[in-house]
The RNA shown here (c-di-AMP riboswitch aptamer (ydaO/yuaA leader)) has 133 nucleotides and comes from a Eubacteriales bacterium. Taxonomically the source falls in Eubacteriales (Bacteria, Bacillati, Bacillota, Clostridia). Rfam family: c-di-AMP riboswitch aptamer (ydaO/yuaA leader). Rfam describes the family as follows. This family represents a conserved RNA structure found upstream of the ydaO and yuaA genes in Bacillus subtilis and related genes in other bacteria. The coordinates come from a structure-prediction model, not an experiment, and the mean pLDDT is 78.

């Protein structure tokens, strides 16, 4: 100096998921979600319908089916002060309600988890520090 692994601390990322009090049980602030008037919108039947979320749609193969393995895609994220651009690297799931919910003031109600480890370049606007005068 390079590569890999493990541990600890700090820091950072996805996400609403952080902080404080309490310490036996709880509560609060902040940040998110749902239900819910008038007005407006909508108004038939069938396949029911709806919510959280970036996670929707098209297509190929295997398979008796359920499923499994791919390709692409609407859309979403990271690239270490911020924004934008270029390049690079990723995601494109899962799950809940249970025949029922458009919007929606008042009002009611719920959550505050889980999982990880990127740091290339340019420009712009700002900010801090140092040296000299």
């Nucleotide at each position: 100096a390079u590569u890999g692994a493990a541990u600890a601390u700090u820091c950072g990322c996805u996400g609403a998921a952080u902080c404080c009090c309490a310490a036996g049980g709880u509560g609060g602030a902040g940040c998110g979600g749902g239900a819910g008037a008038a007005c407006c919108a909508a108004u038939a039947c069938a396949c029911g319908g709806g919510g959280u979320g970036a996670g929707u749609c098209c297509u190929g193969g295997c398979u008796g089916u359920u499923g499994c393995c791919g390709g692409g895609u609407a859309g979403g994220g990271u690239u270490a002060g911020c924004u934008u651009u270029c390049g690079a690297c990723c995601c494109g799931a899962a799950u809940c309600c249970g025949u029922c919910a458009g919007c929606u003031a008042a009002u009611c109600u719920c959550g505050u988890a889980a999982g990880c480890g990127u740091u290339g370049a340019a420009a712009g606007a700002g900010a801090a520090g140092g040296u000299g005068a």